RNA sequence: CUCUUAUCAAGAGUAGGUUGAGGGACUAGCCCGAUGACACCCGGCAACCGACAUCCCGCUUUAAGCAGGAUGCACGGUGCUAAUUCUUGCAGGAGCGUUUACGCUUCCUGACAGAUGAGAG
Numbered sequence: 001c002u003c004u005u006a007u008c009a010a011g012a013g014u015a016g017g018u019u020g021a022g023g024g025a026c027u028a029g030c031c032c033g034a035u036g037a038c039a040c041c042c043g044g045c046a047a048c049c050g051a052c053a054u055c056c057c058g059c060u061u062u063a064a065g066c067a068g069g070a071u072g073c074a075c076g077g078u079g080c081u082a083a084u085u086c087u088u089g090c091a092g093g094a095g096c097g098u099u100u101a102c103g104c105u106u107c108c109u110g111a112c113a114g115a116u117g118a119g120a121g
Stems, first nucleotide, its partner, number of pairs: 001121008013042001016041003022032003026089001028087002043081003048077003052072005058066003085113001090110005095104004
C1' cells in the first nucleotide's frame, strides 16, 4: 500500500503540564481556536486482540488436555478522549411546493468515502 471482516447515536479533563497557530481526512458548508487550538506528556474512557478469573456446552479421556460460547477484568497490544464519522457529496423512498417535471434550510434507507481493530497478501 492492497484485500477480507467487524464496529462507528454511548463514554472520556467546567481553568493538569509543555509548546504556541492552527484545526475539524477531502468538497461545499458550518464550527472549534490567544478565556490558547494542533501536537506531545499526564489524567480519563472503552473490552477490538491477547492474558487472567468464573460459568456453560462439546470432543478425546485414567489423570488431564483441547475447541467453542457468556460474563467480568484496563494486566499486555492498539484505539479513542468538541459537535452522530459535525453536516454534506451518489442512489432510492417518503413528505412538501409547484409551470408535472423539476425543486427542497424536511425525514428515512442504502451505497461511496473515511476512521479504528483483527486477519491475509

Overview:
SAM riboswitch aptamer (S box leader) from Paenibacillus contaminans, 121 nucleotides, folded computationally. Rfam family: SAM riboswitch aptamer (S box leader). From the family's description: The SAM riboswitch is found upstream of a number of genes which code for proteins involved in methionine or cysteine biosynthesis in Gram-positive bacteria. The RNAcentral record of the sequence draws on Rfam. Model confidence (mean pLDDT): 81 of 100.